[in-house]
Overview: The RNA shown here (c-di-GMP-I riboswitch aptamer) has 92 nucleotides and comes from an Anaerolineaceae bacterium. Rfam family: c-di-GMP-I riboswitch aptamer. Rfam describes the family as follows. GEMM was predicted in a large-scale screen for bacterial structured RNA regulatory elements. Rfam links the family to the GO term cyclic-di-GMP binding. The model forms 90% of the base pairs in the Rfam consensus.

Parts: sequence; structure tokens; C1' cells
RNA sequence: CUGUUUCAAAGGCAAACUUAUCGAAAGGUAAGGACGCAAAGCCACAGGAUCUAAGGUCUAUUGGUUUAGACUAGGAUAGCCGUGCUGCCUUU
Repeated sequence: CUGUUUCAAAGGCAAACUUAUCGAAAGGUAAGGACGCAAAGCCACAGGAUCUAAGGUCUAUUGGUUUAGACUAGGAUAGCCGUGCUGCCUUU
């Protein structure tokens, strides 16, 4: 330095849900709260995957951009997989 594995110690993060708030929504932020996590630390400008559809396009409909549907990310998810970077302690 790389790989694998194990027992501890000190700790860390915080799912669902509730309240408040931002947002068209997905979802985010704060407080409470713990399902879990050895990277559940950082990065959405490795790469993939998934979610939403304001706006845009198309179709049907309507007195009427009225109503309904489909497609679409420049929006979102790092606690979806995963690249990269960084990090605590101990044993073989």
C1' cells in the first nucleotide's frame, strides 16, 4: 500500500410519522422521532436507474387554452445501484 476477516471501545448519521415552512409536483429545510446504516460522509458535471410535469408539444373535447389524456427535465432522489474523493478505532 492492497485485499479479506473479526471482537471491542468512543462516538456518528437519522427511515416512517407529526408539526411548521418552501415548491405546480416530485421533493427540500427546521424541530421532534428512530426504521435502519461501517461510509446512511461529500459530489446529480463518471455512468445508469427511478420519481414529478410547472412550462412546452401533440390528440380528443369544448361556446371558450374549457375539460381530459399522452410525450417531454432544464426539476428531484446520494437512505436506488455505482464512479471518484475523504474519514474514526481495533484484531488477524